A computed fold for a 491-nucleotide part of an RNA from an uncultured Pseudomonadota bacterium, annotated as small-subunit ribosomal RNA, 5' domain. Rfam family: Bacterial small subunit ribosomal RNA. It was read from a public genome assembly.
Context: one part of a larger RNA
RNA sequence: GAUUGAACGCUGGCGGAAUGCUUAACACAUGCAAGUCGAACGGUAACAGCAGAAGCUUGCUUCUGGCUGACGAGUGGCGGACGGGUGAGUAACGCGUGGGAAUCUACCUAGUAGCGGGGGACAACUCGGGGAAACUCGAGCUAAUACCGCAUAAUCCCUUCGGGGCAAAGGCUUCGGCCACUAUUAGAUGAGCCCGCGUCCGAUUAGCUUGUUGGUGGGGUAAUGGCCUACCAAGGCGACGAUCGGUAGCUGGUCUGAGAGGACGAUCAGCCACACUGGGACUGAGACACGGCCCAGACUCCUACGGGAGGCAGCAGUGGGGAAUAUUGCACAAUGGGCGAAAGCCUGAUGCAGCAAUUCCGCGUGUGUGAAGAAGGCCUGCGGGUUGUAAAGCACUUUCAAUAGGGAAGAUAAUGACGGUACCUAUAGAAGAAGCACCGGCUAACUCCGUGCCAGCAGCCGCGGUAAUACGGAGGGUGCAAGCGUUAAUC
Numbered sequence: 001g002a003u004u005g006a007a008c009g010c011u012g013g014c015g016g017a018a019u020g021c022u023u024a025a026c027a028c029a030u031g032c033a034a035g036u037c038g039a040a041c042g043g044u045a046a047c048a049g050c051a052g053a054a055g056c057u058u059g060c061u062u063c064u065g066g067c068u069g070a071c072g073a074g075u076g077g078c079g080g081a082c083g084g085g086u087g088a089g090u091a092a093c094g095c096g097u098g099g100g101a102a103u104c105u106a107c108c109u110a111g112u113a114g115c116g117g118g119g120g121a122c123a124a125c126u127c128g129g130g131g132a133a134a135c136u137c138g139a140g141c142u143a144a145u146a147c148c149g150c151a152u153a154a155u156c157c158c159u160u161c162g163g164g165g166c167a168a169a170g171g172c173u174u175c176g177g178c179c180a181c182u183a184u185u186a187g188a189u190g191a192g193c194c195c196g197c198g199u200c201c202g203a204u205u206a207g208c209u210u211g212u213u214g215g216u217g218g219g220g221u222a223a224u225g226g227c228c229u230a231c232c233a234a235g236g237c238g239a240c241g242a243u244c245g246g247u248a249g250c251u252g253g254u255c256u257g258a259g260a261g262g263a264c265g266a267u268c269a270g271c272c273a274c275a276c277u278g279g280g281a282c283u284g285a286g287a288c289a290c291g292g293c294c295c296a297g298a299c300u301c302c303u304a305c306g307g308g309a310g311g312c313a314g315c316a317g318u319g320g321g322g323a324a325u326a327u328u329g330c331a332c333a334a335u336g337g338g339c340g341a342a343a344g345c346c347u348g349a350u351g352c353a354g355c356a357a358u359u360c361c362g363c364g365u366g367u368g369u370g371a372a373g374a375a376g377g378c379c380u381g382c383g384g385g386u387u388g389u390a391a392a393g394c395a396c397u398u399u400c401a402a403u404a405g406g407g408a409a410g411a412u413a414a415u416g417a418c419g420g421u422a423c424c425u426a427u428a429g430a431a432g433a434a435g436c437a438c439c440g441g442c443u444a445a446c447u448c449c450g451u452g453c454c455a456g457c458a459g460c461c462g463c464g465g466u467a468a469u470a471c472g473g474a475g476g477g478u479g480c481a482a483g484c485g486u487u488a489a490u491c
C1' cells in the first nucleotide's frame, strides 16, 4: 500500500447491488418447512346440493337416502434418497485430473411382443375386551391398479444344448380415443466400482502388518475384489519417510503480488461427509434414510408409577457462549420441484419485503456575486496579522428528501407477493442533510495558554524535571469524507 463475512470508538442524509453466528456439531418453548391422487378401491365422519318423511311456529328444525359436488379416517400408487442445512469426522481413491471394466438405473424417449382366465385374504366398518395415555387384542363382513396360482412367451434367464423357467391391471371417455400395466432391446440421465498422478506439519514418531500379502474352493453383491469364509504358501509396506502423533472437509476459486510465489476455502458452483451420541437393518429403482423404523446411551417432557413421548447442523424465533452477526414478515405472481388426465393442491426451495454504513458503487448537504476586508475569536513587535469571500447582504437553482396527482415492465388469453413500488408530473422553500483523525521526524499540516519526569502521550525514534510546535485546552492548519480512526488478520 492492498484486502476483510470483521469488531470497537466518535459521527451519520439518500439510493442501488451484495453480504450478515467465523464462537457452543451447546440446549431448544411455539408456528410452519412433504405431500398428492376419488380418473386405483371399499366407502360417507364433516360441508353443500337434490329427493323423501316427520314435527309444527308455514318456512324453519329433525331424520332418512352416497343420488350429486366433494371428502375426514382407511386400503393402494407415486413422491418423502430431490430440494434445504452444517463442516463434527475424514490426510482418505475423500477431493482434483486423466484413464478403465466386472455393473445397476424409477420417471423420460424410440422399438418389438403382449394385456387370457381364476382364487383366497387383510384394513376400513360392526361387535366385544384391555389401558390414565400412547395405543392395543379378539371375533365377524368387504373392495381394488393390494396379494397369489393357472394359461401363453416374440424376446429374456438357466442349460449337461435334450430341455427347463419367468408376466400383466385396469381406469376414464364426447366411443374417436386417452392414460395406465407386463416382458424385453437400445438411448438418455443418474449412480456404484478400480487404477496412474497430485493433495499440510512433525524423525524430540523407525520400524509397521496376521485377513496381514498372494493362491485355490465356496459364499456374498447390481458388480470386481480378503468383501467374507475354509485350506495352502509366507508374504506385503518402509529414509523416494511406512507406522504413529498433530492439524484440516476437498476443488472451481478468493486476497495479495510485476511475476514466481504466499495466505485463505464466507457468499455462488461441483464433489464428499454428517443429522442428539453409538450400532443395525427394513422398504425401495435408489437409503443403511435430517423432519422413517429398531436397539443401547445421555438429556428433556407426560404419567393414574404399570408405561409412554421427543430430537431446529430446515425457516423464523429463545436461552447460553461471544468483541460480534437480522423478522416468531408477505406470496406461490415469476423460476423450479412433488403428485394429478386436468382443474388444482403442497412447496420457510424460491421470489420479495423488514433490520444492520457490514461492504462496494453513485448522489447530495447548494450556485453566482459580495471588502465596510463588519462583529466576534486567536495571535501581536500594539502598527497590525489571521479566521476571510468566509459570513451578512443581493441575485438564482431545486438534484436528493417532503407533499400531492398519474402510474408500469416483470404476464403468450387470465393470474402480481413485491406495490400505489420503480418511473413521470406538479408544489413550496436554501429550505431537512458533516463529521472524524492528525499537525516533533518518518508524514501533508504551528502558534498561544495550562501543566512542571506530575498528569499524561507513544507505531519506531522518543516527548514531559518552568519559555513543551510531542501531554491537556484553544485558535489556525493538513488529510479523508457519510464516513473517519483504532484493534485484529493476510499478502
Stems, first nucleotide, its partner, number of pairs: 001491004006487005013363006019356002021321001026319003030316003035078003040075002043071002047069003050065007085274003094199007103191002108187007116150001118148002125140006156165003170179003200246003207237003212234008249271004253264004276297005299310004327353001329352003335349001336347004366396004376387004400432001402427005410418001435480005440461003446475005456463002